């Protein structure tokens, strides 16, 4: 230098191919119930400008372009 893959709450992921109700799941965290207490269990809650910028569209996490970061391969 070239090619491919990945980037979504604190962490791990789904959703992308086929654009469309309000972006969801698990763990963690916070509050409550229970318990002598902790843990477990049950109930509730907060937390995401979907890597960044631009474009297409009535509408973008999803399509297009550029860039950034990480990984693999080729030279």
């Nucleotide at each position: 230098g070239g090619g491919c893959c990945u980037g979504u709450g604190g962490c791990g992921c789904a959703g992308u191919c086929u654009g469309g109700c309000u972006a969801g799941c698990g763990c963690a965290c916070c509050g409550g119930c229970c318990u002598u207490u902790u843990a477990a269990g049950c109930c509730g809650g907060g937390a995401g400008u979907c890597g960044u910028g631009g474009g297409u569209u009535c509408g973008a996490a999803u399509c297009c372009c550029a860039c950034c970061a990480g990984g693999c391969c080729c030279g």

Transfer RNA from a Hadesarchaea archaeon, 75 nucleotides, folded computationally. Its mean pLDDT, the model's own confidence on a scale to 100, is 80. RNAcentral holds the sequence, with entries from ENA and MGnify. It matches the Rfam family "tRNA". It is annotated as a transfer RNA. The same sequence occurs in records of 2 taxa.